[in-house]
Context: one part of a larger RNA
RNA sequence: GCUAGUGAGUUUUUGUUCGUCGCAAGCUUAAUCCCCGUACGGGAGGAGGCGUAGCGAAAGCGACUAGUCCGAAUAGGGCUACAUAGUGGCGAAUAGAAGACCCGAAACCAGGUGAGCUAACCAUGGGCAGGGUGAACCUCGACGAAAGUUGGGGGGAGGCCCGAACUCGUUAUCGGUGAAAAGAUAUGAGAUGACCUGUGGUUAGGGGUGACAUGCCAAUCGAACCUGGAUAUAGCUGGUUCUCCUCGAAAUAUGUUUCGGCAUAGCGUUGUGCGUUAAGUCUUGGGGGUAGAGCUACUGAAUGAGGGUUAAGGUCUUCGGACUUUGAUCAUCAAUCAAACUCCAAAUACCAAGAUGUAUCACACGGCAGUCAGUCCGGCUCGGAUAAGCGAGUCAGGGCAAAAGGGAAACAGCCCAGACUUCCGUUUAAGGUCUCUAAAUGAAAUCUCAGUGGGAAAGGAAGUGAAGAUCCUCAGACAGUCGGGAGGUUGGCUCAGAAGCAGCCAUCCUUUAAAGAGUGCGUAAUAGCUCACCGAAGAAGGGUCUUUGCGCCUAAAAUGAACGAGGCUAAGAUUUCUACCGAAAACGAAGAUUGAUAUUCAAUUUAUUGAAUAUUAGUGGUAGAGGAGCGUUCCGUGUGCCGUGAAGAUUCGAUGUAAAUCGGGUUGGAGCGUACGGAAGUGAGAAUGCUAGC
Numbered sequence: 001g002c003u004a005g006u007g008a009g010u011u012u013u014u015g016u017u018c019g020u021c022g023c024a025a026g027c028u029u030a031a032u033c034c035c036c037g038u039a040c041g042g043g044a045g046g047a048g049g050c051g052u053a054g055c056g057a058a059a060g061c062g063a064c065u066a067g068u069c070c071g072a073a074u075a076g077g078g079c080u081a082c083a084u085a086g087u088g089g090c091g092a093a094u095a096g097a098a099g100a101c102c103c104g105a106a107a108c109c110a111g112g113u114g115a116g117c118u119a120a121c122c123a124u125g126g127g128c129a130g131g132g133u134g135a136a137c138c139u140c141g142a143c144g145a146a147a148g149u150u151g152g153g154g155g156g157a158g159g160c161c162c163g164a165a166c167u168c169g170u171u172a173u174c175g176g177u178g179a180a181a182a183g184a185u186a187u188g189a190g191a192u193g194a195c196c197u198g199u200g201g202u203u204a205g206g207g208g209u210g211a212c213a214u215g216c217c218a219a220u221c222g223a224a225c226c227u228g229g230a231u232a233u234a235g236c237u238g239g240u241u242c243u244c245c246u247c248g249a250a251a252u253a254u255g256u257u258u259c260g261g262c263a264u265a266g267c268g269u270u271g272u273g274c275g276u277u278a279a280g281u282c283u284u285g286g287g288g289g290u291a292g293a294g295c296u297a298c299u300g301a302a303u304g305a306g307g308g309u310u311a312a313g314g315u316c317u318u319c320g321g322a323c324u325u326u327g328a329u330c331a332u333c334a335a336u337c338a339a340a341c342u343c344c345a346a347a348u349a350c351c352a353a354g355a356u357g358u359a360u361c362a363c364a365c366g367g368c369a370g371u372c373a374g375u376c377c378g379g380c381u382c383g384g385a386u387a388a389g390c391g392a393g394u395c396a397g398g399g400c401a402a403a404a405g406g407g408a409a410a411c412a413g414c415c416c417a418g419a420c421u422u423c424c425g426u427u428u429a430a431g432g433u434c435u436c437u438a439a440a441u442g443a444a445a446u447c448u449c450a451g452u453g454g455g456a457a458a459g460g461a462a463g464u465g466a467a468g469a470u471c472c473u474c475a476g477a478c479a480g481u482c483g484g485g486a487g488g489u490u491g492g493c494u495c496a497g498a499a500g501c502a503g504c505c506a507u508c509c510u511u512u513a514a515a516g517a518g519u520g521c522g523u524a525a526u527a528g529c530u531c532a533c534c535g536a537a538g539a540a541g542g543g544u545c546u547u548u549g550c551g552c553c554u555a556a557a558a559u560g561a562a563c564g565a566g567g568c569u570a571a572g573a574u575u576u577c578u579a580c581c582g583a584a585a586a587c588g589a590a591g592a593u594u595g596a597u598a599u600u601c602a603a604u605u606u607a608u609u610g611a612a613u614a615u616u617a618g619u620g621g622u623a624g625a626g627g628a629g630c631g632u633u634c635c636g637u638g639u640g641c642c643g644u645g646a647a648g649a650u651u652c653g654a655u656g657u658a659a660a661u662c663g664g665g666u667u668g669g670a671g672c673g674u675a676c677g678g679a680a681g682u683g684a685g686a687a688u689g690c691u692a693g694c
Base pairs, nucleotide, nucleotide: 001694002693003692004691005690006689011098012097013096014095015094016093017092018091019090020089021088022087023086026050027049028048032044033043034042035041054061055060066080067079068078069077070076101239102238104236108229109228110227111226112225113224119203120202121201122200123199124198125197126196127195128193130162131161132160133158137154138153139152140151141150142149143148166190167189168188171186172185173184174183205221207217208216209215214223242629243628244627245626246625247624252265253264254263255262256261266371267370268368269367270366271365272364273363275361280356281355282354283353284352285351286350292344293342294341299338300337301336303334304333305332307330308329309328310327311326312325313324314323315322316321374400375399376398377397378395379394380393381392382391383390405416406415407414420591421590422589423588425587426586427585431581432580433579434566435565436564440578442577443576444575445574446573447572453568459553460552463550464549465548466547467546468545469544470543471542472541481536482535483534484533486510487509488508491505492504493503516531520529521528592619593618594617595616596615597614598613599612600611601610602609603608604607630683632680633679634678635677636676637675638674639673640672641671648667649666650665651664652663653662654661655660
């Protein structure tokens, strides 16, 4: 891992509600006792409980006309009645108490068991090849006056040195489903010592031991192990077993030692009652201070101009003042801004009333819930950076969640559309119609040449289409070609120089067809080239600007990856038209089922139930509520099957909306159904479930 088996809302009791049965102004027994056919039996037992009356703390008072309490009250107010329905079984749902749906802690406490591992200690034993160094001390010689110095010999100290046994475990590799739940090999440390070691003994868990590492105390240690309290507790995780039918949420508010939990409300379901009260629409009446707008209409912000007043400086002064800088303030002119400004001021929305208006609709009272992590898209906002697949709010906005189908290549939240079942029926939606791939290589008219389409901005450009404005133009435009482009004058100043062309000032006059006191290049300065401007030849359109369609550049990333692909010059873009394809949508046919209404029939307890038919509206669904069933084991009553073959196993077939049921064959060899009731150890695929097998 697979298979088989096993595996989770139970039981008792006390409430509440619903259903049903008995009795009913009453209902009912508990303990206990008796009988007995010993049973889930019958009888006795009224103690007690609930109900029939409330009010008051109580004494107490006490209801068809009201009662009672507070009160001085006959006032006023509170509570309660106004002729009423309870009670006891049984069943279901749910709540409380219990292990309370099942499995799961880490822990806490009690009583015990452990020092054969390991820590420390006690007692008694054992062990340490070989080599080196050479302390104290002793002794001898030399020197010396001595103190002493020095040399030789002996000696054999040391938590001394090297290095086996022994003890340890430094580094590396291997091992790492190991040979091994800590090892192997090589390398390494200590190796007469605070050394190593055998045996026996001591210390025990709120403890011991510890050259202290929270180390060790039997592969276990921030508190051992075993058993018990014990099914500890778990607002947490996981799991929770047959079918069909009806409806169908929430991820919000408030509170919370509360934020992944609860309670109440909201939203769901179900029952009873009520009946036009809901939504929507129309009319009428309201309040508002948002959008917008405005501001000498307030509060603030804020730009420019000149002016007035004033404060503090600065410069000048003929002391009269003048000029100027900064601040405050006043009025004027021009132009502005505001979520916490408003002289103004919508549309919607909201509230109320009246009409209208209907449905699986509202409202009231009960039973049962689930939900309290939401998420994306659209509109309007806030925070952020007018960032986020970001955070927060709001909408009688939409989806997903809990929604399948078609489209978007693929793609919860986008577009279309809400799946009861069947059909080799029909029509469409979004989106499409060259091939993959169902359907037009459709029609008409334009545009694009960039593979734009099929990713991107500011910005840039004689790309190209359309529309418009304006200027020049056969008195010859625009471009090119040929020619001219002069004189005063080298204008004045400046300057070493400054002559059109470093710079400053001025920018005139003349001759002309035209020619600037000069548009660039150039020179040290001149010179030289060129332009403006004019003429000629030739010749017909040319220049500038604005708006707009489609394109171009801007455009660098790591596998090829910016049309789904092939490929396309339309099979791209714009406008118009027709046809077709295209879904579980709509329609058609047949069938199932739920609600409502109607009709008919049947049954009886005579006002209900059941069946059939018709009409009409439905039948996606998580949490969840409600309803109806299937199957398993056992029990009761009735009725059956079985050695001419029960159950079980296996295979084939049939029936039913499903759980399932029935039949045939083979196997098997003794029990098993069915109808109506009853009771549950009643249904497995999941729990890193449990047990076994493979």